[in-house]
Context: one part of a larger RNA
Molecule: small-subunit ribosomal RNA, central domain
Organism: metagenome
C1' cells in the first nucleotide's frame, strides 16, 4: 500500500453551521472534454518474448518477429459522465391554516422546608450512633408559639412522557426569540447530500474580577473505630456550590452504534395531528418504546428508530506495554487541552 474493519475485540469526531473539496431527480436538444473505435506518424540500439541460425552443448552471440500497454495527430460513435439551452415535479424550500412541548433569553410572584434573630411558654437535658465521644446546653438549649430576615432549591401532578444539534431542559406567570409535526397542494423549480480546514455551541470540576452565602461540602480540625485508619461512621468547617462578566474545552460528553437517502414479514403499547366519526375500531404521517420474522452476527444480540440490502460524503483503526508519555508547534493567566513519536522490552 491493496485490502479489511469500527455496539461489547483496536477504532465514530462531544455537537451543529458552513467555504473549498467528492456526489448528486426526471424529459429533451446541442457540443464532443472524458469514454470508445479506425488510420497515420512517433515510441532509438540494446534488454524481455517467439523462431530459426553459430560456437561439439550450455552460458554467449546473430538474424528475424512480435513487443514496447506511451504520446501526437486525424476521422468517426454518442449509451454513461462533463459543459451548455430548453422544460418538469416527485427531492429541497416558501406560502396559507392548524397543533404541540421541563426548547432559549429576561422580568415578575409564590408556598413548603432549612438557617438565623427578637418575643414569649417552659425544664435538664439534646444531639448522634452498631455502642459512644467530641460538640450544643441552668448566662435557660432541645421542644412549642408568633413575627422578622436571608440564600438556595422547586414536593405532589410525574411517566416505559415530552421538548432540543448535543451540552442539557420542570413551582407559577409575562415578554421576546427558535425549532418540530399535521393539513392544503397555492409558489419557487434540483435551489440538495456531505464536509477537510474554519466558525459557534459545549455538563461537573477548575481559574480571575465583583458581588453573595441558607444549604451541603473537597482541604482542614476534632471525636471515634482500627494493630494502625492520613479512611468507612459522628460533631464541625474553608474554598467551592449560587449570580454577573470573562477564561477554560475536557467527560463512562455513551445508543460505548457519524450524517444523509432508498429498499426489507408481523405483533403491541403510548406522544402530538389529519381523516370518518355510530363514540365502538379503523386508516394515514411525524415521533417516544416493547416483542419478533428474513437477514446479519464470534456470540451477546441488532432487527422499518438494523447491528439487514444497496448508494454518497466525512471521521478513525491496524499486537500488548513504553505512552496519550518525551520533544517540538499551538491555544490558556494557570490548571492544563490539543497534536502526538522514538529507543527498548514481551
Nucleotide at each position: 500500500u491493496u485490502g479489511g474493519g469500527u455496539u461489547u475485540a483496536a477504532a465514530g469526531g462531544g455537537u451543529g453551521c458552513g467555504c473549498a473539496g467528492g456526489c448528486g431527480g426526471a424529459a429533451u436538444g446541442a457540443u464532443a472534454a472524458g469514454u470508445c473505435a479506425g488510420u497515420g506518424g512517433u515510441g532509438a540500439a540494446a534488454u524481455c518474448c517467439u523462431a530459426c541460425a553459430g560456437c561439439u552443448c550450455a552460458a554467449c552471440u546473430g538474424u528475424a518477429g512480435a513487443a514496447c500497454u506511451g504520446c501526437c495527430a486525424u476521422u468517426g460513435a454518442u449509451a454513461c459522465u462533463g459543459u451548455u439551452g430548453u422544460c418538469c415535479u416527485u427531492g429541497a424550500g416558501u406560502a396559507c391554516a392548524u397543533u404541540c412541548g421541563u426548547a432559549g433569553u429576561g422580568g415578575g410572584c409564590g408556598g413548603a422546608a432549612u438557617g438565623u434573630g427578637u418575643c414569649a411558654u417552659g425544664u435538664a437535658g439534646c444531639g448522634g450512633u452498631g455502642a459512644a465521644a467530641u460538640g450544643c446546653u441552668u448566662a435557660g438549649a432541645g421542644a412549642u408559639g408568633a413575627c422578622a430576615c436571608a440564600g438556595a432549591a422547586c414536593a405532589c401532578c410525574g411517566a416505559u412522557c415530552g421538548c432540543g444539534a448535543a451540552g442539557g431542559c420542570a413551582g407559577c406567570u409575562c415578554a421576546c426569540u427558535a425549532a418540530a409535526c399535521u393539513g392544503u397542494a397555492a409558489c419557487u423549480g434540483a435551489c440538495g447530500c456531505u464536509g477537510a480546514g474554519g466558525c459557534a455551541c459545549g455538563a461537573a470540576a477548575g481559574c480571575g474580577u465583583g458581588g453573595g452565602g441558607a444549604u451541603c461540602a473537597a482541604a482542614c480540625a476534632g471525636g471515634a473505630u482500627u494493630a494502625g485508619a492520613u479512611a468507612c461512621c459522628c460533631u464541625g468547617g474553608u474554598a467551592g456550590u449560587c449570580c454577573a462578566c470573562g477564561c477554560u474545552g475536557u467527560a463512562a460528553a455513551c445508543g460505548a452504534u457519524g450524517a444523509u437517502c432508498a429498499c426489507u414479514c408481523g405483533a403491541u403499547g403510548u406522544u402530538g395531528g389529519c381523516g370518518a366519526u355510530a363514540c365502538a375500531c379503523u386508516g394515514u404521517c411525524a415521533g417516544c418504546g416493547u416483542c419478533c420474522a428474513a437477514g446479519c452476527g464470534a456470540a451477546a444480540g441488532c432487527a422499518u428508530u438494523a447491528a439487514g440490502u444497496g448508494a454518497u460524503c466525512c471521521a478513525c483503526c491496524u499486537g500488548g506495554g513504553g505512552a496519550g508519555u518525551a520533544c517540538g508547534g499551538u491555544c490558556g493567566c494557570a490548571a492544563g487541552a490539543u497534536u502526538g513519536a522514538a529507543a527498548c522490552u514481551c